[in-house]
RNA sequence: GUUUGAUAAAGCCAAACCUAGAGCAAUCUAGGGACGGAAAACUAUAGGGUCUCAAUCAUGAGAUAGCCAGUUACCUAA
Numbered sequence: 001g002u003u004u005g006a007u008a009a010a011g012c013c014a015a016a017c018c019u020a021g022a023g024c025a026a027u028c029u030a031g032g033g034a035c036g037g038a039a040a041a042c043u044a045u046a047g048g049g050u051c052u053c054a055a056u057c058a059u060g061a062g063a064u065a066g067c068c069a070g071u072u073a074c075c076u077a078a
Stems, first nucleotide, its partner, number of pairs: 002078002005075001012037002017032006035066001041071003047068002049064006
């Protein structure tokens, strides 16, 4: 440097759902909670997809990274 591993070790994150709050909504924040994850870390004007709202149906604004993807990275083994 490359590859590999959730059946190594040390750790990390936290789905659904519930409670409180924000938002027209998608959804987000905090607490609880663990379905799972070898990047479930970061990136939404680098790209694709999906979703919401408003539409004068041209399009605009927003959301999703735990959809694909891009970037970076701990450790074991080869």